The RNA shown here (SAM riboswitch aptamer (S box leader)) has 91 nucleotides and comes from an Actinomycetota bacterium. Its Rfam family is "SAM riboswitch aptamer (S box leader)". Gene Ontology term of the family: regulation of gene expression. Model confidence (mean pLDDT): 79 of 100.
RNA sequence: AGAUCAUCCAGAGCGGCUGAGGGACCGGGCCCUAAGACGCCGCGGCAACCAGUGCCCAGAGCACCAGGUGCCAAUGCCCGAGCGAUGAGGA
Numbered sequence: 001a002g003a004u005c006a007u008c009c010a011g012a013g014c015g016g017c018u019g020a021g022g023g024a025c026c027g028g029g030c031c032c033u034a035a036g037a038c039g040c041c042g043c044g045g046c047a048a049c050c051a052g053u054g055c056c057c058a059g060a061g062c063a064c065c066a067g068g069u070g071c072c073a074a075u076g077c078c079c080g081a082g083c084g085a086u087g088a089g090g091a
Stems, first nucleotide, its partner, number of pairs: 013043005021032003026080004044072003049068002052064004
């Protein structure tokens, strides 16, 4: 300095519009929601996958950056089931 395993599941708001459902499909839970959820828009923010730059044994990776994504209730909310991949296997 790295790899593997185990354990854990962090972070991020305001405003406007709309108006009844929403939490990815299905079932069961448990939650959010007219004290306005979900969705859309504006500004803001969190984070660091891709890209870029640098380091490097030029490899793994690390650091910087924040252009392209993503995200800003609850562990991707929980369980089951379904689909796909790996796998001898429905583990």